[in-house]
About this RNA
SAM riboswitch aptamer (S box leader) from a Candidatus Goldiibacteriota bacterium, 112 nucleotides, folded computationally. It was read from a public genome assembly, where an Rfam model found it. The model forms 97% of the base pairs in the Rfam consensus.

Parts: sequence; C1' cells; structure tokens
RNA sequence: UCCUUAUCCAGAGUGGCUGAGGGACAGACCCUUUGACGCCACGGCAACCGGUUUUUACCCCAAGUAAAAAUCACUGGUGCCAAUUUCUGCAGCAUAGGCUGGAAGAUAAGGA
Repeated sequence: UCCUUAUCCAGAGUGGCUGAGGGACAGACCCUUUGACGCCACGGCAACCGGUUUUUACCCCAAGUAAAAAUCACUGGUGCCAAUUUCUGCAGCAUAGGCUGGAAGAUAAGGA
C1' cells in the first nucleotide's frame, strides 16, 4: 500500500509548550488569538485483540478444548476524548422535512 470481515445516532479533558490554522476530500456549516492544529504530562472513555470469570457446547465422568453467549476493566496491544463519521455527495422510495441502502473515510482483527 492492497484485500477480507466487523463497527461507526453511546461514552470520555484538564494542564504545560507552541502560535494560525483546523474539522480526510468538495460544497455547506462549524471550531479557533477567550489560543485552533500539533507535541508533552497526567487523567478518562470504550471493550476490537489479548487476558479474567461464568454459562452453554464437545466429553460417560473427570481432565481437557475454547466453537457460542455473557462478564470484568486488568501494570497487556491498539483506538478514542467539539458537533451522528458535523451534514450532504451516489442510488431507490417519498418528492415538504425525510427514510433505506451504497460509496468514501476512520478504527480493529486477519491476510497478501
């Protein structure tokens, strides 16, 4: 970098440094010198992976396995802590506001 699968209307911020942009892209809209983005420190959220515990399943029982469901939030691996992924973008339906699906993007796990 690419592919596959899953999730994306919930949740969670303070301080320090720096100093002008940022919210992926385009449009809209918004945040921002009452200090954005970024970096650092500490804190937190969440539960994808790992791990704990329980139940079920396999098993005649035990031992064992860890396929399924739940649980905990652990000195583990990531991720995240303005706004639904900020909204829309493409298609269908309704044709007033919208609904459903998709694309794109993000994250995780696995693979090339």
About this RNA: The organism belongs to Candidatus Goldiibacteriota, within Bacteria.